[in-house]
């Protein structure tokens, strides 16, 4: 340097769930917890997924108004939100075998 994670050491991370907290939500953070993880370390660049408060578009039950029409309510679409423990790309890294 390449390759592998069968074996060793010392460590590390932490799913569900519970509590607190932030958030409209998805979800994040802290504590407990421990399903698992050899990159379950970092990073939303690509794909994919989750959410829909605001804005916008469309539809519409009901209601309101000054009834051409507009507004509220409800529904659908839609990331400026989120997921790195969904995959790929990129960056950095421990131990051991070959």
């Nucleotide at each position: 340097c390449c390759u592998u994670g069968c074996u060793c050491a010392g460590a590390g991370c932490a799913a569900a769930c519970c509590c607190g907290u932030c958030g409209a939500a998805a979800g994040g953070c802290g504590g407990g917890g421990g399903c698992g993880c050899a990159g379950a370390g970092c990073c939303c660049c690509g794909a994919g997924g989750c959410u829909a408060a605001c804005c916008c578009u469309c539809c519409u039950u009901u209601c309101c108004c000054u009834c051409c029409g507009g507004g509220a309510u409800g529904g659908a679409g839609a990331a400026u939100g989120c997921c790195a423990g969904u995959c790929g790309a990129g960056c950095c890294g421990c131990c051991a075998g070959g």
This is a predicted structure of a 98-nucleotide RNA (c-di-GMP-I riboswitch aptamer) from a Nitrospirota bacterium. The organism belongs to Nitrospirota, within Bacteria. The coordinates come from a structure-prediction model, not an experiment, and the mean pLDDT is 85.